A computed fold for a 71-nucleotide RNA from a Phycisphaerales bacterium, annotated as transfer RNA. The sequence is in RNAcentral, with records from ENA. The coordinates come from a structure-prediction model, not an experiment, and the mean pLDDT is 81. Its Rfam family is "tRNA". The family's RNA type in Rfam is transfer RNA.

Parts: sequence; C1' cells; structure tokens
RNA sequence: AGGGGAUUGGUGUAACGGUAGCACGACUGACUCUGACUCAGUUAGUAGGGGUUCAAAUCCCUUAUCCCCUG
Repeated sequence: AGGGGAUUGGUGUAACGGUAGCACGACUGACUCUGACUCAGUUAGUAGGGGUUCAAAUCCCUUAUCCCCUG
C1' cells in the first nucleotide's frame, strides 16, 4: 500500500428490515442468628457521522479502534 473480518448494558453472546433478548455481574427485598445458596424485583446497551426506507443493530457511504492475509 491492497484485500478481508470484528465493534450490541460492567463482562460474554444472540437477534428474516418490524417490541433489542439470554447468561453472568451489580443493586434492592424475602429467607437466615450472620453469611452463602435459593426465590422475587430493579439496573443498564446497538463504536462515531451521514444516506436509503413507512420502519435500520441489520442495507449503502464514510470515519475511528482492533485482528487476519498478501507484498
């Protein structure tokens, strides 16, 4: 320099263009003499910008970071 891939709550990981889920975590309550376990509830997310569309995590362009391949 050219090509390809990844980016979603604190962490990991899903999601035909049509309500963003799940697990772990954190917090609150119940239980307990206390703690753990268990149960109930709460918390918080689509990397940035623009475009297409009635509707975008998803399609298109661009930027950023990281990884891989070729030289």